[in-house]
RNA sequence: GAUUUAUAAAGAAGAGGUGAGAGAACAGGCUCGCUGACCCUCUGGCAACCAUUCGCAACAGUGAAAAGGUGCCAAUACCUGCCCGAAUAAACGGGAACUAUAAAUU
Repeated sequence: GAUUUAUAAAGAAGAGGUGAGAGAACAGGCUCGCUGACCCUCUGGCAACCAUUCGCAACAGUGAAAAGGUGCCAAUACCUGCCCGAAUAAACGGGAACUAUAAAUU
C1' cells in the first nucleotide's frame, strides 16, 4: 500500500516550543487563528478496538476494571456535494461514496 470486518450525534486540555495559516483531498459554505491557531514536545485526560484481569454464563456472549498496544482530546467525519423519502425549494430523516481509527489477513 491492498482486502475484510467493526465504529464514527457521546467523551476528554494545561504548560513549553514554533510563528501563519488551519479544519484529509476538490468545490461551495461556515468556523478556528498573532488575545498565537495548525503542528511538535512534556504532562494530564478520554474512550474501551486489541491484549490482560474479574463477575455472570456451556464455548459463544455479556457486565466491570484500565497498569500494556493503538487511537483520540473545537464544531456530527464542522456542514453540503450522489441516491431515496416526495413533483419543486428550504429544513429534516435514511442510504451510498469518500475519509479516519482499530483488529485480522496479505
Record summary
Predicted 3D model of a 106-nucleotide RNA (SAM riboswitch aptamer (S box leader)) from Aquiflexum sp. TKW24L. NCBI's taxonomy places the organism under Bacteria, Bacteroidota, Cytophagales, Cyclobacteriaceae, Aquiflexum. It was read from a public genome assembly, where an Rfam model found it. It matches the Rfam family "SAM riboswitch aptamer (S box leader)". About the family: The SAM riboswitch is found upstream of a number of genes which code for proteins involved in methionine or cysteine biosynthesis in Gram-positive bacteria. Rfam links the family to the GO term regulation of gene expression. Model confidence (mean pLDDT): 83 of 100.